[in-house]
Source information
The prediction has a mean pLDDT of 88. Predicted 3D model of an 86-nucleotide RNA (c-di-GMP-I-GGC riboswitch aptamer) from Paenibacillus allorhizosphaerae.

RNA sequence: AACGACAAAGGGCAAACCCAUUGAAAAGUGGGGACGCAAAGCUGCGGGUCUAAAGCGGGAUCGCUACGACAGCCGGGUUGCCGAAU
Repeated sequence: AACGACAAAGGGCAAACCCAUUGAAAAGUGGGGACGCAAAGCUGCGGGUCUAAAGCGGGAUCGCUACGACAGCCGGGUUGCCGAAU
C1' cells in the first nucleotide's frame, strides 16, 4: 500500500416513517427514529435514475426538454479510524 476479521473503540454515519420548514416538483434542511453501511466522509467528472416551474408543440388529455435533484444507483477523483488473515 492492497485487503476487510464472529477483532477493538463503548467509536462514526443514519433508511423507512413522523413533526417543522424550503421548493412548482423531484428533493433539501432541522428534530425524533434506526433499515442498514468499512468510507452510507467529501466531490455532479462519466454512466444512470427522478422532477418539469419556465420554455416549446398541441383543441384538450398530454408530449419534449435541465439551467433543477439523487453521493444510501454504479464507477471515477480525493481525505480518513483499526490492524486479524493474506
Overview
It was read from a public genome assembly, where an Rfam model found it.